Model confidence (mean pLDDT): 80 of 100. Transfer RNA from a marine sediment metagenome, 72 nucleotides, folded computationally.
[in-house]
RNA sequence: GGCGCAAUAGUACAAUGGAUAGUACACAGGCCUCCGGAGCUUGGGAUCUAGGUUCGAUUCCUAGUUGCGCUA
Numbered sequence: 001g002g003c004g005c006a007a008u009a010g011u012a013c014a015a016u017g018g019a020u021a022g023u024a025c026a027c028a029g030g031c032c033u034c035c036g037g038a039g040c041u042u043g044g045g046a047u048c049u050a051g052g053u054u055c056g057a058u059u060c061c062u063a064g065u066u067g068c069g070c071u072a
Stems, first nucleotide, its partner, number of pairs: 001071007010025004018055001027043005048064005
């Protein structure tokens, strides 16, 4: 240099073009407990960036950024 893959919450992952963007762990509050842990319950928090297609984009297209891999 060329090619491919990936990017969603603090972490690990889901999400046929129409979902309130979900789950687990973590975090915070409450209940419980002598205290803590465990358990129960409530809550906050995310789609890499910019365009395009579409009535509608996490999803499709283009370019870019970052990371990983293959190749020379």
Background
The RNAcentral record of the sequence draws on MGnify.